[in-house]
RNA sequence: GCCGAGGUAGCUCAGGCAUGGGAGAGCGCCGGACUGAAGAUCCGGGUGUCGCGAGUUCAAGUCUCGCCCUCGGCA
Numbered sequence: 001g002c003c004g005a006g007g008u009a010g011c012u013c014a015g016g017c018a019u020g021g022g023a024g025a026g027c028g029c030c031g032g033a034c035u036g037a038a039g040a041u042c043c044g045g046g047u048g049u050c051g052c053g054a055g056u057u058c059a060a061g062u063c064u065c066g067c068c069c070u071c072g073g074c075a
Stems, first nucleotide, its partner, number of pairs: 001074007010027004021058001028047001029045005051067005
């Protein structure tokens, strides 16, 4: 340099295309109940610039373009 896969919550990930419309799960974390205290359990809380920018659209995690980063392959 070329090809492919990927980037969404603190972490691991789903939300795939045909077919754009409510941002989610588990674990962690915080608050509460329970306990002498803690663990376990139960109740409550998503804790987010969907990598960055632009475009299309009434509307973008999703479609298009450019860039950045990670992994794999070829040279």